[in-house]
Large-subunit ribosomal RNA, domain IV from an activated sludge metagenome, 325 nucleotides, folded computationally.
The coordinates come from a structure-prediction model, not an experiment, and the mean pLDDT is 88.

Context: one part of a larger RNA
RNA sequence: GCAUUGUUAAGGAACUCGGCAAAUUGGCCCCGUACGUUCGCAAUAAGGGGCGCUUGAGAGAUCAAGCCGCAGUGAAAUGGCCCAAGCAACUGUUUACCAAAAACACAGGUCUCUGCUAAAUCGAAAGAUGAAGUAUAGGGGCUGACGCCUGCCCGGUGCUGGAAGGUUAAGGGGAAAGGUAAGCGCAAGCGAAGCUUUGAACUUAAGCCCCAGUAAACGGCGGCCGUAACUAUAACGGUCCUAAGGUAGCGAAAUUCCUUGUCAGGUAAGUUCUGACCCGCACGAAUGGCGUAAUGAUUUGGGCACUGUCUCAACAAUGUAUCCG
Numbered sequence: 001g002c003a004u005u006g007u008u009a010a011g012g013a014a015c016u017c018g019g020c021a022a023a024u025u026g027g028c029c030c031c032g033u034a035c036g037u038u039c040g041c042a043a044u045a046a047g048g049g050g051c052g053c054u055u056g057a058g059a060g061a062u063c064a065a066g067c068c069g070c071a072g073u074g075a076a077a078u079g080g081c082c083c084a085a086g087c088a089a090c091u092g093u094u095u096a097c098c099a100a101a102a103a104c105a106c107a108g109g110u111c112u113c114u115g116c117u118a119a120a121u122c123g124a125a126a127g128a129u130g131a132a133g134u135a136u137a138g139g140g141g142c143u144g145a146c147g148c149c150u151g152c153c154c155g156g157u158g159c160u161g162g163a164a165g166g167u168u169a170a171g172g173g174g175a176a177a178g179g180u181a182a183g184c185g186c187a188a189g190c191g192a193a194g195c196u197u198u199g200a201a202c203u204u205a206a207g208c209c210c211c212a213g214u215a216a217a218c219g220g221c222g223g224c225c226g227u228a229a230c231u232a233u234a235a236c237g238g239u240c241c242u243a244a245g246g247u248a249g250c251g252a253a254a255u256u257c258c259u260u261g262u263c264a265g266g267u268a269a270g271u272u273c274u275g276a277c278c279c280g281c282a283c284g285a286a287u288g289g290c291g292u293a294a295u296g297a298u299u300u301g302g303g304c305a306c307u308g309u310c311u312c313a314a315c316a317a318u319g320u321a322u323c324c325g
Base pairs, nucleotide, nucleotide: 001320002319003318004317005316006315007314008313010311011310014309019306027051028050029049030048031047036041038145052067053066054065055064056063057062068072080304081303082302083301084300085299086298087296088295092104093103108143109142110141111140112139113138114137120129121128122127146291147290148289149288151221152220153219156218157217158214159213160212161211162210165209166208167207171203172202176198177197178196179195180194183190184189222240223239224238225237226236249283250280261277262276263275264274265273
């Protein structure tokens, strides 16, 4: 010097990204306990008091009298608490070895497929799982307790249904043409039958085009101009475009660039926080919207208590470094 541990005047978070770390609290008994709430909780809420030993009484619980210490859960083990907000309902699961979470799962909701040799999955197949189950079952997708709800758009893509018409494969079909050549012809050439090559019309499925349905399917949910007797604003009007132009609720938000928006609260002072406003760059309804008691080694802000985190450092113990041997 370093590591681990202990103590500390006065102050008490002034430290710091942040009370990180440490300290406080702590057991049992008694009293007492708010908001909120899904009536279960919240709750050990919070906040107080007691605790040893001796003698006596009593069945005991306990009571009475007394005694000692700085200190009686005499050491050790043994919750710090409160307020407000975000997210996720919850218990659970996860990146073995940098992430434990708001991510995953979840009960619940909903859509869809599947009638049994089920659908789906594995397997060239046999066969197996599903299931020794049978739609109150099984597979897949999305959402994610509960409460209140879940608006408009089917034009595009997808899926489902439809079959009139158009298009359309192999196959069927075989018109017609070419090659060959018996024969005919002086020649040019023509050319039966057969064989052979090419092969038109016509016929013909699903699909696609087409016609409908469907958004808790993939997805989408406008612009410009004018207008009220101060001003401002625009309930109102006009116009263009669209499949339809964002409803309820929420909103500077885990989403807001401008932005430390503006106002209010908290502080002496607040880019964070809370409550409002709405001008939503670029919220929005099962890629769910908004609330929500309880829960959380979750995130954020504030307070009480407490402290060597700090003002500002000091001392001590143990170990080690270092020196001598």